RNAcentral holds the sequence, with entries from MGnify. This is a predicted structure of a 113-nucleotide RNA (SAM riboswitch aptamer (S box leader)) from a soil metagenome. The model forms 94% of the base pairs in the Rfam consensus.
RNA sequence: CUCAUCCAGAGGGGCUGAGGGAUACGGCCCGUUGACGCCCCGGCAACCACCGCUCGAUGCGGCAGGUGCCAAUUCCGUCCGGAUCCGCCGCUUUUGGCGCCCGGGAAGAUGAG
Numbered sequence: 001c002u003c004a005u006c007c008a009g010a011g012g013g014g015c016u017g018a019g020g021g022a023u024a025c026g027g028c029c030c031g032u033u034g035a036c037g038c039c040c041c042g043g044c045a046a047c048c049a050c051c052g053c054u055c056g057a058u059g060c061g062g063c064a065g066g067u068g069c070c071a072a073u074u075c076c077g078u079c080c081g082g083a084u085c086c087g088c089c090g091c092u093u094u095u096g097g098c099g100c101c102c103g104g105g106a107a108g109a110u111g112a113g
Stems, first nucleotide, its partner, number of pairs: 001113006011041005019030003024078004042070003047066002050062004074107001079104004086099004
C1' cells in the first nucleotide's frame, strides 16, 4: 500500500499500584472493593494453514498448528448525506437549529498478501 472483517462470543489466579478506555476535544464509563499493564492457567472465535465434500470453486463441513481476542457497537460523537414520529431551543405567519434515528466517510484494530 491492497483486500476482507469489526451491533455475536469468551474469566480466574499471581505481581504491581494510579490512572485507564489509540490520538485531540466533548460526552459517558472503568478504577485503591485495586482498574490499566505484565505473567500463568482457562476460554471465545475461526482470518491463515491443514483435511474432507465437490467437475471445480470465491461454496459447504471438519480440525485447532500460526495469529487474534476475552467491559461497554471500534464505548459514543466530531466530517458528508438522508429522514424528521418524538424531545429541546429560537422565531412565531412560516420555518430553522440541535438531539434521537438511518446510510456513508475519516481514523483505528485484526487477519491475509